[in-house]
Molecule: c-di-GMP-I riboswitch aptamer
Organism: Anaerolineales bacterium
RNA sequence: AGCUCAAAAAGGCAAACUCAUCGCGAGGUGGGGACGCAAAGUCAUGGGUCUGUGACGAUGACAGACCGCCAGACCGCUGAA
Numbered sequence: 001a002g003c004u005c006a007a008a009a010a011g012g013c014a015a016a017c018u019c020a021u022c023g024c025g026a027g028g029u030g031g032g033g034a035c036g037c038a039a040a041g042u043c044a045u046g047g048g049u050c051u052g053u054g055a056c057g058a059u060g061a062c063a064g065a066c067c068g069c070c071a072g073a074c075c076g077c078u079g080a081a
Stems, first nucleotide, its partner, number of pairs: 005079002012037002017032006035068001041074003045071003048066006
């Protein structure tokens, strides 16, 4: 230095809810607020869930949303057993 792992320390992020705002909607952004998180950092790449359109209906298709749903890729603080 790297990998695994996650005790300690320094910090970090911010669920639900709420106020404002944007969006047809899923949902996003900012303030408050903490359920929790060793990547709860980034990326819609695969799967999954959700929304919209149109179609007689369904299947499918197209467009979108969710990385705090799972996996994957990239990057990152610390260093006990």